Large-subunit ribosomal RNA, domain IV from Candidatus Acidiferrum sp., 355 nucleotides, folded computationally. The source organism's lineage runs through Bacteria, Acidobacteriota, Terriglobia, Candidatus Acidiferrales and Candidatus Acidiferrum. Model confidence (mean pLDDT): 89 of 100.
[in-house]
Context: one part of a larger RNA
Formats: sequence, C1' cells, structure tokens
RNA sequence: CUGUGGUUAAGGAACUCGGCAAAUUACCUCCGUAACUUCGGGAGAAGGAGGGCCUCAGUAGCGUGAAGCCGCUUGCCGGCUGAGCGUGAGGAGGUGGCACAAAGCAGGGGGUAGCGACUGUUUACUAAAAACACAGCAGCGUGCGAAGUCGCAAGACGAUGUAUACGCUGUGACGCCUGCCCGGUGCUGGAAGGUUACGGGGAAGGGUUAGCCGCAAGGCGAAGCUCUGAACCUAAGCCCCAGUAAACGGCGGCCGUAACUAUAACGGUCCUAAGGUAGCGAAAUUCCUUGUCGGGUAAGUUCCGACCUGCACGAAUGGCGUAACGACUUCCCCACUGUCUCAACCACAGACUCG
Repeated sequence: CUGUGGUUAAGGAACUCGGCAAAUUACCUCCGUAACUUCGGGAGAAGGAGGGCCUCAGUAGCGUGAAGCCGCUUGCCGGCUGAGCGUGAGGAGGUGGCACAAAGCAGGGGGUAGCGACUGUUUACUAAAAACACAGCAGCGUGCGAAGUCGCAAGACGAUGUAUACGCUGUGACGCCUGCCCGGUGCUGGAAGGUUACGGGGAAGGGUUAGCCGCAAGGCGAAGCUCUGAACCUAAGCCCCAGUAAACGGCGGCCGUAACUAUAACGGUCCUAAGGUAGCGAAAUUCCUUGUCGGGUAAGUUCCGACCUGCACGAAUGGCGUAACGACUUCCCCACUGUCUCAACCACAGACUCG
C1' cells in the first nucleotide's frame, strides 16, 4: 500500500449522478394505529410499554384419569368422587447485572409524483423494466369432411370439440368514456357499361406450281400443301357503383370586430374527405426553456400544484382517473450512520524484506 472484518471524539448526507455502501430496525405479548379504499384492504401502518432469576407455589385453570362408591338394560355399560401424572397463564413480594428477545438467527419508517392494474414472464454469459403475458373488452372469419395449420398426397391437428365453440387481430383489471372524416389504401357487396387472357372464329394477305402468255428475259397463276391473320364470341381481375375506421389511416389557413387597453363570444374569405370533441397538457411528449406564478430550501436546470403560447397530447397504434401491488423511476422528511468534514487505530490475509 491492497483486500476482508472491527471500533471511533464533534458534526450527521456537508459525500455523490444518486444515501451507492454501511449503519439503524429486527423476536414474542399487550396498547395503539391516518389519509384513502374496489370495504377485502391500507396494517407489522405510524407510535409506545413489558420481557432475567428466586419465593408464595408448580398456584388458578386445562388435559388425562387409578382406586373406591352408586345404578341398572350385566356391559370392553352409565354416573359420582377424584389420587397420581402431564401442561400451565396471570398476580404479589423479593433479587443480580452496564446490559435480561443479554450470543446467533432476526422488517428501518413515512410522505409525493410517473409508469404498469395485480401474481407472473424475459435478453442462459453486460438490460428484470414503464418491455412480454394477463383476466376483461372489441372486431373479423368459421354451419362441420368448419375456418385455420402441417403435408406432393394419403392423412393428421383443430376435436372424439360444434358459434356460451374454434381460429386470427387489436386493446389490456376496474371506474367514467371512446367524438368527426369512407377522398386515398385495404376489406366486403354489386353487377349495367368500359377494358381484358387462353380458346373459338376465319375476312384478307404471302410462299410454292400443274397450266397459260412470251423469241427471250420474264410475267400471270387454279387445286393442294403451307406461313401469317382482321371483324366477331369469350372469365375473374381492373375501371365503375355502394358499404365499412375497436380496418390502414387523417382530423386547416388568412383577415377584421366590443365605449381605456388587451382579448375576441361575433363576421368575412380560401381550401378540405373531414378540420381534434370530452379529457389531459412545459407532460416518459415543450424546441425556444432553468417558460411564468405558487409551494418546499438560507440558496432548488430536479420535484409538487397551477397557467395554456400543445415547436410536435388526444380518445381500444385507446383518453382521463384509480384502492392494492412493484429488487421499476422521481422528489421530500424522520431515524441512522466513516458516504463525507478528515482521517486514526485494531485483527486477519496478501504485497514488501531476509531465508
């Protein structure tokens, strides 16, 4: 010097990102116990008191129940009395110690806010959480050889189930609620019209040449074979017409106006499918920003309560509350402490020196 333990004057979080670590608390009995609440809880809330040993006295009580006595329905019967044994609070008096749950084991507590209802689950080896799941809610599909899933198929699961069932998706207890938009995308329905494949169809055109014309060069050219091939007929789909947002999603701008000023209930205008309702709001969301005001501190970029100018909340990609719960996160208080002011000493194990 390092590690692991132990103690510490005065102060007591001044340490630090943060009370991290440590300390405090801890058991039993009794007293006592707030807001809030889903009436279960909160609660071991909080906060207090007592605790050894001896004597009265192994006392009161409780358990067991011998022997004896009584009764008859004579039995492994019932009743009375109650020895012995076991267990044993509470009280009174006394007494020892610094200390009596004497060691060890063995909750620190309270308040505030955020998130998630809860118990659970998770990154085996850096993340345990406000992430996942969850009961509950809702939508969509599925009538049974169900939908869906695996498989080329047979077949299997679903299910030896049958819509109070099964599959998928979203939301996430509970309470109060869940507004407007179907123009785009998706899905569902519709089938009049437009477009559209294979296929059908075969107008028309080309090649070839028996033949014909020509002195020749060459030209014309039937049938057959062959290469193309227009009109017309022809499905779903798409276009089109509707519905549907607890489907994917979306939910405006400018100007003016009231007898101080300011502001604008009001008016005008442009655009849109419709212009954000309730509730909440500098928020796990607020850039400007340490917004402004209030509270708490001597002093508070955090915290709590408000305001609303919401850069860029908002209603099952759920909104706002909420008792209980949380090795979650924030802030405050009490207790407590070597975290600190500021370090010291002790024990053990190392390091170091010698061998």
Source information
The RNAcentral record of the full RNA draws on ENA.